Predicted 3D model of an 83-nucleotide RNA (Glycine riboswitch aptamer). Of the family's consensus pairs, 90% are formed in the model. It was read from a public genome assembly, where an Rfam model found it.

RNA sequence: UUGAACGGUUCGGGAGAGAGCGCUUUUUUCGUGCGCCGCCGAAGGGGAUAAAAACUCUCAGGCAAAAGGAUCGGAUCGGGACG
Numbered sequence: 001u002u003g004a005a006c007g008g009u010u011c012g013g014g015a016g017a018g019a020g021c022g023c024u025u026u027u028u029u030c031g032u033g034c035g036c037c038g039c040c041g042a043a044g045g046g047g048a049u050a051a052a053a054a055c056u057c058u059c060a061g062g063c064a065a066a067a068g069g070a071u072c073g074g075a076u077c078g079g080g081a082c083g
Base pairs, nucleotide, nucleotide: 001083006078007077008076009075010074011073012072013071018037020036021035022034023033025031038063039062040061044059045057046056047055
């Protein structure tokens, strides 16, 4: 002096599937608790594999909006491979 992988912060984008049914409480709605049926795959977790995935399972999570969200891009701060 070049500055890769990778990581932090921040901004923007970001899918799928039930505002399901019954009982409970309540004047009613919302909500709480219990039970039942259906469904989703993109936090996390498990499985196959030499290794891995957006494949697969659905424990957890989720099925109006909001939130969350794998992941993608920008900015910035680290990082130091390599020359």